Model confidence (mean pLDDT): 88 of 100. Small-subunit ribosomal RNA, central domain from an uncultured prokaryote, 346 nucleotides, folded computationally. The RNAcentral record of the full RNA draws on ENA.

[in-house]
Context: one part of a larger RNA
RNA sequence: UUGGGUUUAAAGGGUCCGUAGGCGGGAAAUUAAGUCAGUGGUGAAAGCCAGCAGCUCAACUGUUGAAUUGCCAUUGAUACUGAAAUUCUUGAAUACAAUUGAAGUGGGCGGAAUAUGUAGUGUAGCGGUGAAAUGCUUAGAUAUUACAUAGAACACCUAUAGCGAAGGCAGCUAACUAGGCCUGGACUGACGCUGAGGCACGAAAGCAUGGGGAGCGAACAGGAUUAGAUACCCUGGUAGUCCAUGCCGUAAACGAUGAUCACUCGAUAUUGGCGAUAUAAUGUCAGUGUCCAAGCGAAAGUGUUAAGUGAUCCACCUGGGGAGUACGUUCGCAAGAAUGAAACUC
Numbered sequence: 001u002u003g004g005g006u007u008u009a010a011a012g013g014g015u016c017c018g019u020a021g022g023c024g025g026g027a028a029a030u031u032a033a034g035u036c037a038g039u040g041g042u043g044a045a046a047g048c049c050a051g052c053a054g055c056u057c058a059a060c061u062g063u064u065g066a067a068u069u070g071c072c073a074u075u076g077a078u079a080c081u082g083a084a085a086u087u088c089u090u091g092a093a094u095a096c097a098a099u100u101g102a103a104g105u106g107g108g109c110g111g112a113a114u115a116u117g118u119a120g121u122g123u124a125g126c127g128g129u130g131a132a133a134u135g136c137u138u139a140g141a142u143a144u145u146a147c148a149u150a151g152a153a154c155a156c157c158u159a160u161a162g163c164g165a166a167g168g169c170a171g172c173u174a175a176c177u178a179g180g181c182c183u184g185g186a187c188u189g190a191c192g193c194u195g196a197g198g199c200a201c202g203a204a205a206g207c208a209u210g211g212g213g214a215g216c217g218a219a220c221a222g223g224a225u226u227a228g229a230u231a232c233c234c235u236g237g238u239a240g241u242c243c244a245u246g247c248c249g250u251a252a253a254c255g256a257u258g259a260u261c262a263c264u265c266g267a268u269a270u271u272g273g274c275g276a277u278a279u280a281a282u283g284u285c286a287g288u289g290u291c292c293a294a295g296c297g298a299a300a301g302u303g304u305u306a307a308g309u310g311a312u313c314c315a316c317c318u319g320g321g322g323a324g325u326a327c328g329u330u331c332g333c334a335a336g337a338a339u340g341a342a343a344c345u346c
Stems, first nucleotide, its partner, number of pairs: 004317003007300002012314001014201002017198001021194003025088003030083002033081002035077008049065006091191001092188001094186001096184002099180002103177003107173003110154001114150008125136002162169002206247006215241002220236004258313006266291009295302002319346003328339004
C1' cells in the first nucleotide's frame, strides 16, 4: 500500500462545539474545467512482442509492424461532477402559541438524625464482639427531659421513571439561564452532515491558598485473632470528605457498541405531547424498556434505540511478552499526563 476489521478475540477518541478538508436536496437554463469521442503533432534508438528474411539450425543479426496505456494542440458531445447566476420546499434554522423534566448557576428557608455544650431526674455500669479486650464511667457515665450550638446529607414519594453532549443531576422555594418535544405551517430558502489540528467541558482521588470540620475515615496508635497478622473484627484517629478560587485531565469515562441520514415483519409495557370519540378499547409524533421474525454473527447474542440493508465523514487495529516502558518533545507546582519505540525473547 492493497485487502480485512473494531459489543465480548487486537481495535470507537471520555464528551461537545468547531477551522481546514471530504461529502452533500428538487427544477429549468448557461458554460465546458473534470469526463467522453474524432483528428493532428509528439512519445529517440536499442530492448520487449508479432510477421518475414540472413548465417546448414539455434543463439545472434537484418527488416517491417505493433506497442509506447503519456503529454500538447484542435474540432465536437453535455448524462454526471464542477463553475457562475435563477428558482423551489421536502433537509436545516427562526418566530409565535402550548408543554415537560433530580438540566445548570448563585440565593433564601425546612424538618428528622448525629455529635457537642449547659441544666434537671437518676445510679452502677456503659460500649463492643464469634467470644473478648483496649475505650468511656462515682470528678456521676450509659439512659431520659428541656434548651442551645455546629456541620454534613436530604428518609417516605422513588419507579427496568425523568433530564443532560458526556462527566453527571434528588428536601422545599422564588430568581436568572439553557435544552427537548408536540400542534399549527407564518418566515428564511440548502443556510446541511462529518470534522485532522484547535477551543471548551470532564467522576473519584490528588495538588495550591484561605475557610470549615458533625458524621465517616486512608495513614497512624491500641485491643483482639493467628504459627505469624504490617489484614479481615473492635476502640480511637490525622489528612481527606464540605465551601470559595485556581490547577490536574485521568476511570471497567461502558451500551466495553463514533456521528449523521435513508430503508426494512410483529407483540407488549411505559414517559411527554397531539387528534378523535360510545369516556374504553384506539390512532399518531418524539423518547425509554422487554420479548421475538427475517437478516446478521464464531457463538453468546443482536434484532426499527441493529451488531440488518445502504450512503458520507472522522477515530482506531495488525501475534504474545519486552511496554503504555526507554529516549526525546509538549503540558503540569508536584503527583504525573500526552505522544511513543527498539534490542532481545517465545